[in-house]
């Protein structure tokens, strides 16, 4: 001095990932409001059991007709912010929440842990108002990185195979050893 090697910083993949805002479509002539008809005893919040509260023979719930008539979650486009385990998803326990208690189920939150490099398409299944979208397994294609092999017109291309992001590239840097 170089390599192996620790840590830090900065990057790359591309219809790249996620958040927020605006507009639009759909949700939907749905939930619900008002009136009338019929009807007759219970009805109300995710389900069951019990309870409280409220409404109901001055006729509720349910059903029909007419009238008025939303919203949320999700989606598309545009803009913007943060980023490259970006993020998504399975499981476990915990916390909060759905009138109260118990059980179940759902939603939200972070923690631990497993899987997935990314995108697209297709089948089954799940979710949803939904033929939209999203999610999981599997399969196929494209693409990026690295490794190995082959080839070459040879400063890096082409082809094949394989692996996984706790990866790869670049720069800096610490101890010991070779």
């Nucleotide at each position: 001095u170089g390599c192996u090697u620790u840590g830090a910083u900065a990057g790359a993949g591309g219809c790249g990932c996620a958040g927020c805002g605006u507009u639009u479509a759909a949700g939907a002539g749905u939930a619900u409001u008002a009136u009338c008809c019929a009807g007759a005893a219970c009805g109300a919040a995710u389900u069951c059991a019990g309870g409280a509260u409220c409404g109901a023979a001055g006729g509720a719930u349910c059903g029909g007709a007419u009238u008025a008539g939303a919203a949320a979650g999700g989606a598309a486009a545009c803009g913007u912010u943060g980023c490259c385990g970006a993020a998504g998803u399975g499981a476990a326990a915990c916390g909060a929440u759905u009138c109260c208690u118990g059980a179940a189920a759902g939603u939200c939150g972070g923690u631990u842990u497993g899987c997935u490099g990314g995108u697209u398409g297709c089948c089954c299944g799940g979710u949803u108002a939904a033929g939209a979208g999203c999610c999981u397994u599997g399969c196929a294609a494209c693409u990026g990185u690295c490794a190995u092999c082959a080839u070459g017109a040879a400063u890096u291309g082409u082809g094949a195979u394989g692996a996984a992001g706790c990866g790869c590239u670049a720069u800096c840097u610490g101890a010991a050893a070779g």
Molecule: Lysine riboswitch aptamer
Organism: Alkalibacter rhizosphaerae